[in-house]
Context: one part of a larger RNA
C1' cells in the first nucleotide's frame, strides 16, 4: 500500500522497498540444423525489384555558413524619448568593459506634384474587470470590434469682410470627395529564431565570353641555300644516203635521242585483304597486293607568314598525339529556371500538383492546401455546422412533347379554288373532261447537343426574431400632406411556449512561414476517336503520402487503416492436400479423344448439336394413335398438249367423276416407252401414350503460332465442378477487454518548520504518414567557472563481460595501452555521412 471484497471485525492484492536463501535459467550472446515470412539500397518518377541510372570494399575528408539591410514573433533594458557615434574623462598595472557625450540616425504630423498649409478629451453599441447587491440584477466600464459625428491636408464649390487691388487674404457656411492622418503619444537599442534581398551563398558541374602571353622542333605554304634520283622500252625534231619527179616535193633505208611518255629498283606514297595486331612493336604498326618514280619530283639547313590569325592544286584540312577557330595564365569560387549529392535520434501536426498572371509550358510569383505562435471570450436560449425540416426563390438539364412554335421525316385519305406536267373530246380561241404532282384539310410514322408548351431528381442563395408588436411623447426636414398631416429619426410604457430538427467546447479573431502549383486510378455522368493500358471534363472516394488481411503473384479492387504486448470473437476470403479450418448436410445439373472452377483479371462471337435436363404452344390418341410386322393401293385412263418417245412420274396447262375401309390424274426408284417396286391413303396384329415447332441450363462444335506451362500448383467426376438453401469452423495490426508507454485536455494538492509547480496524485481520450513546419533530446572540438579522475595506469582500441534507454547512445567488466581525461552549468562552432561516374590513400 493504487484498487478488490466485507458479517464493517477484517481479508485479499498490483506496484515500491527492504532482509535471507540459491548459482544457474524460463536470461543474454553465438552457432548449426528444419519449417514459414521475406525481391536492392539510394535517386528522379502518377508508378521502380527492374531489361531506369549511381553503387566491389575499408578508412579519412566532405555541402544551408558568414556579413549588412528588411520583415515579423520572443526576451531584456530605458521610455516621448532611445542609440557608448567621434572625442573627452575617471581608475588602474593594464580600459573592449566605468563615467560624459555635441552632431547624427529611428520615433515624437500629417497631406500636398508642388508653393505650401498644418490636427489635443465627442456619441453609440458589444465587453475583460472592480465595485453594490447577492436570486434576478446594477453601476463604472480597460484592450479591443462596429459605426456615428468632429479636426488636419489636397480636390470640388462657395466668398461677408480686408489690403500695397489684372492680384493677394480671407470669417461663416458646404461636399455620397482623396490621404500610408488627428481624435491624452510607443518608441528605440540589443540579443535570439522564422523568412527574404545583395553577396561564390548549400555542395560539385558546362557549352561560352574577355584580356595578355606562347608557339610553324609536327603540319601548311613562299623565298634562299645544298643533297639525290639503277636497269630497260618505246623512237618525236633535225641530219645522211638511195629512188620517183620538170618542180613544188615525195617514198625507202638509216642516223638520231625528244617527252610533266612508257615498264621498273631506290624514294616518295598508300588501293585492297575490310588480313595480322587491336590491355598492340606501334595512342596509326606488320605482310602481301597496289599508285608514281626525270618531274607540279623528293629531300636537308636556313628563313618568314600567328588564333577570328595564319597556311590550304580547297579536305573545313593542317596551325606540336588539341582544330567548323590552337595552347598558357588570368577576369573565375563565370552563370546554369538544369543533373546528381546534402551527415544523429524520438514526440506531435501535416500537404499540393488547383485559381490568376507571366517571352509563361523543366521555372516563378498570386491565391487555395499545410504548420506554428500569440489574442479574445467562455458552461449559453450567445455562436457554429459537407446534416435534416419548414418558407421564400434561382435554373431549363434528364424525361417528355411533335394530331403545340422551329427544324427534320414516312404512309395512306378527303379535296372548292389557283399553279405546274402528261392524255382525251370539240376545227381552233377557248371550253369540257381524265390523270399526276405542287398546294390545302383531318389524320399517320419516326427524331433534334446549337428546336420546345411542359418540366423533375440532385443543387446554389436567403430566412427561421426583441433589430418586434400596441400605446403613447419629443426634434428636424429636399420628402409627404390642405394641414406639425404623414414618413423618417431620438425616447418612454407595455407585450414572453425567445419562436424548427440533431449534433458540437471541435469557438471566434490576428500575425508569420515552409512545401506544392509534372499527378494517377475506380464507380458514376460525359466530350474527341474504329478503338485503346488513348487524349479531355465534372461529383464523389482513394494510390501518391499507406503499412496489415484476403484477390497465388499486384500502387489504385474487396476488408480495415496502424504505439508495445497478452486474451477473446469477428471481416473480406476460406475449410481435399501445399495451408489454419466440414472429403460438413440438403436438393438440382453436370461427362467434355483439348470439361469446369469466383469482382477488377487477365477475352471468346454469330451460328449450330435426335447429348441431357426443364419448360412453352399447337396437334394426333382406348371411336385404338405413333413405331413395327403383315394385306391392299382399284377403274373411266395410255386423261389434254409437245415430242423420235413421255402409259402417274423431261417438260407445259389443268386436275374432275366412279367403286370403296383406302387409293394423287400420282411422294420417290426405274425404263427407249411399257413393266416391276416404293410411297400418301386405308385395314388386320399390337396395346398406350404420341407428333411438330420454339423457349433456356449444363455440355460439345465453332476453336490455329511460335522455349515447356499452368482454375496458383497437385489434383478432382454421387466433385475438390456449376446452381441453390444450411449449420460448424478458420480467419487481420480492424472490434472487444487488460497491462504499459507516449501526446493532448479537464481535476485535486503545499495549513505546524526549509525548499517547492517545470513538481505529484487521479481520470479520460487519442496514436498511419512522403514534401513541409514544429518541440524535446544524444553525441563531438573549443572557452570560462565549478567538482572530480589519473603511473596503485588517463585517453584510445579489442571483447558472445552484463547492465540501462523507444533511440540517438551511455554505464559497467575483461584484455590491451603507456599520458592525459571526464561529470556539471554558459557560451561557441570549419560539429555528426552509405550514396555525389565524390577526393585522397589502401586492398
Nucleotide at each position: 500500500g493504487g484498487g478488490c471484497u466485507u458479517a464493517c471485525g477484517a481479508g485479499c492484492g498490483a506496484u515500491u522497498u527492504u532482509g535471507c536463501c540459491a548459482a544457474a535459467a524460463u536470461g543474454g550472446c553465438u552457432u548449426u540444423u528444419a519449417c514459414u515470412g521475406a525481391c536492392c539500397c539510394g535517386u528522379c518518377u502518377u508508378g521502380a525489384a527492374a531489361c531506369a541510372c549511381g553503387g566491389a570494399c575499408c578508412a579519412a575528408g566532405g555541402a544551408g555558413u558568414c556579413u549588412a539591410c528588411c520583415c515579423a514573433g520572443u526576451a531584456u533594458g530605458c521610455g516621448a524619448g532611445u542609440g557608448u557615434u567621434a572625442g573627452g574623462g575617471u581608475g588602474g598595472a593594464a580600459a573592449a568593459a566605468c563615467c560624459c557625450g555635441a552632431a547624427c540616425g529611428c520615433g515624437c504630423a500629417a497631406c500636398g506634384a508642388a508653393a505650401g498649409u498644418g490636427a489635443g478629451a465627442g456619441a453609440u453599441g458589444c465587453c475583460a474587470a472592480a465595485c453594490c447587491a447577492u436570486u434576478a440584477g446594477g453601476u463604472u466600464g480597460c484592450a479591443g470590434c462596429a459605426c456615428c459625428g468632429g479636426c488636419c491636408g489636397g480636390c470640388c464649390a462657395u466668398g461677408a469682410c480686408c489690403c500695397u487691388c489684372u492680384g493677394g487674404g480671407g470669417a461663416a457656411a458646404g461636399g455620397a470627395u482623396c490621404g500610408a492622418g488627428c481624435a491624452g503619444g510607443a518608441g528605440c537599442a540589443u540579443a535570439u529564431u522564422a523568412g527574404g534581398u545583395a553577396g561564390g551563398a548549400c555542395c560539385c558541374g558546362a557549352a561560352a565570353g574577355a584580356u595578355g602571353g606562347u608557339g610553324a622542333a609536327c603540319u601548311a605554304c613562299g623565298c634562299u641555300u645544298g643533297a639525290g634520283u639503277a636497269g630497260g622500252g618505246u623512237g618525236a625534231a633535225g641530219c645522211c644516203a638511195g629512188g620517183g619527179g620538170a618542180a613544188a616535193c615525195u617514198c625507202u633505208g638509216g642516223u638520231g635521242g625528244a617527252g610533266g611518255c612508257u615498264c621498273g629498283a631506290a624514294g616518295c606514297g598508300a588501293u585492297a585483304c575490310u588480313g595480322a595486331c587491336g590491355u598492340g612493336c606501334a595512342a596509326a604498326u606488320c605482310g602481301u597486293u597496289c599508285g608514281u618514280c626525270a618531274a607540279a619530283c623528293u629531300u636537308g639547313a636556313g628563313u618568314g607568314u600567328a588564333g577570328g590569325g595564319g597556311c590550304g592544286a580547297a579536305a573545313g584540312a593542317c596551325u606540336a598525339a588539341u582544330c567548323g577557330a590552337a595552347c598558357c595564365a588570368u577576369c573565375u569560387a563565370g552563370u546554369a529556371g538544369c543533373u546528381g549529392g546534402u551527415u544523429c535520434c524520438c514526440u506531435c501536426u501535416g500537404a499540393a500538383g488547383u485559381u490568376u498572371c507571366u517571352c509563361u509550358c523543366a521555372g516563378g510569383a498570386u491565391a487555395g492546401c499545410u504548420g506554428g505562435a500569440a489574442c479574445a471570450a467562455a458552461u449559453a436560449g450567445a455562436g457554429c455546422a459537407g446534416u435534416u425540416u419548414u418558407a421564400c426563390u434561382a435554373g431549363g438539364u434528364a424525361a417528355a412533347g411533335c394530331g403545340a412554335a422551329u427544324g427534320a421525316u414516312u404512309a395512306g385519305a378527303g379535296g372548292a379554288a389557283u399553279c405546274g406536267g402528261a392524255g382525251c373530246u370539240c376545227a381552233a380561241a377557248g371550253a369540257g373532261u381524265u390523270u399526276u404532282g405542287a398546294c390545302c384539310u383531318a389524320u399517320u410514322c419516326u427524331c433534334a447537343a446549337a428546336c420546345u408548351u411542359u418540366a423533375a431528381a440532385u443543387u446554389g442563395g436567403u430566412a427561421a426574431g426583441a433589430a418586434c408588436g400596441g400605446c403613447u411623447g419629443g426634434u428636424u426636414u429636399c420628402c409627404u400632406u390642405a394641414a406639425u398631416u404623414g414618413a423618417a429619426c431620438c425616447g418612454g410604457c407595455u407585450g414572453g411556449c425567445a419562436g424548427a430538427a440533431u449534433g458540437c467546447a471541435g469557438u471566434g479573431u490576428u500575425c508569420c512561414a515552409a512545401g506544392u502549383g509534372g499527378g494517377c486510378c475506380a464507380u458514376u455522368u460525359u466530350u474527341g476517336g474504329u478503338a485503346a493500358g488513348c487524349a479531355g471534363a465534372a461529383c464523389u472516394g482513394g494510390c501518391g503520402a499507406u503499412g496489415a488481411g484476403g484477390g497465388a503473384u499486384g500502387a489504385a479492387c474487396c476488408u480495415a487503416a496502424c504505439g508495445c504486448u497478452g486474451a477473446g470473437a469477428u471481416a473480406a476470403g476460406g475449410u481435399g492436400c501445399c495451408c489454419a479450418a466440414a472429403u460438413c448436410c440438403g436438393c438440382g445439373c453436370u461427362c467434355a479423344u483439348g470439361a469446369g472452377a469466383c469482382c477488377c483479371c487477365a477475352u471468346a462471337a454469330a451460328a449450330g448439336g435426335u447429348g441431357u435436363u426443364g419448360g412453352u404452344u399447337c396437334a394426333u390418341c382406348u371411336a385404338g394413335a405413333c413405331a413395327g410386322c403383315a394385306g391392299g393401293a382399284c377403274g373411266g385412263u395410255g386423261g389434254c398438249c409437245c415430242u423420235g418417245u413421255a402409259a402417274g412420274u423431261c417438260g407445259g396447262a389443268a386436275u374432275c367423276c366412279g367403286c370403296u375401309a383406302a387409293g394423287g390424274a400420282g411422294u420417290g426408284u426405274g425404263u427407249a416407252a411399257c413393266a416391276a417396286c416404293u410411297c400418301a391413303c386405308c385395314u388386320g396384329c399390337c396395346g398406350a401414350a404420341u407428333g411438330a415447332a420454339c423457349c433456356a441450363g449444363c455440355c460439345c462444335u465453332g476453336a490455329a503460332a511460335a522455349u515447356u506451362g499452368a482454375u496458383g500448383g497437385c489434383g478432382c467426376u454421387a466433385a475438390a465442378g456449376c446452381g441453390c438453401g444450411g449449420u460448424a469452423c478458420c480467419g487481420a495490426u480492424a472490434c472487444u477487454c487488460a497491462g504499459c508507454c507516449a501526446u493532448c485536455g479537464g481535476a485535486g494538492c503545499a495549513a505546524a518548520u526549509g525548499u517547492g509547480a517545470a513538481g505529484c496524485u487521479g481520470c479520460g481520450a487519442u496514436g498511419a504518414g512522403u514534401a513541409a513546419g514544429a518541440g524535446g533530446g544524444c553525441g563531438u572540438g573549443a572557452a570560462c567557472a565549478u567538482a572530480g579522475u589519473g603511473u596503485c595506469g588517463a585517453a584510445g582500441c579489442c571483447u558472445u563481460u552484463g547492465a540501462c534507454g523507444u533511440g540517438a547512445g551511455u554505464c559497467u567488466a575483461g584484455g590491451u595501452g603507456g599520458a592525459a581525461c571526464u561529470g556539471u552549468g554558459u557560451u561557441u562552432a570549419g560539429u555528426g555521412c552509405a550514396g555525389a561516374u565524390c577526393u585522397u590513400g589502401g586492398u

The part of an RNA shown here (large-subunit ribosomal RNA, domain II) has 843 nucleotides and comes from Astomatida sp. Its Rfam family is "Eukaryotic large subunit ribosomal RNA". Clan: LSU clan. NCBI's taxonomy places the organism under Eukaryota, Sar, Alveolata, Oligohymenophorea, Astomatida. Its mean pLDDT, the model's own confidence on a scale to 100, is 80.